The RNA shown here (c-di-GMP-I-GGC riboswitch aptamer) has 76 nucleotides and comes from Aeromicrobium sp. Its mean pLDDT, the model's own confidence on a scale to 100, is 89. It was read from a public genome assembly, where an Rfam model found it. NCBI's taxonomy places the organism under Bacteria, Actinomycetota, Propionibacteriales, Nocardioidaceae, Aeromicrobium.
RNA sequence: CACGACAAUGGCAAACCCGAUGUGAGUCGGGGACGCAAAGCCACGGGGCCCAUCCGGGUCAGCCGGGUUACCGAAC
Numbered sequence: 001c002a003c004g005a006c007a008a009u010g011g012c013a014a015a016c017c018c019g020a021u022g023u024g025a026g027u028c029g030g031g032g033a034c035g036c037a038a039a040g041c042c043a044c045g046g047g048g049c050c051c052a053u054c055c056g057g058g059u060c061a062g063c064c065g066g067g068u069u070a071c072c073g074a075a076c
Base pairs, nucleotide, nucleotide: 003073004072011036012035016031017030018029019028020027021026034062040068041067042066044065045064046063047060048059049058050057051056
């Protein structure tokens, strides 16, 4: 560099419920765990979704790809 254990130390948190916020997709906080080795971060490409209408503006990083940063160290 790569890889990812029935390893260690820790981390995140789907559905659902409650509260707040937004037209909405959603987001934030609390509870809760289906899962996750980047389920950390970035809308760059594809894609999904929304809009008081749209040659536009949003949203999703837990859809895929890409970029970037990072803990641990068995085997290959």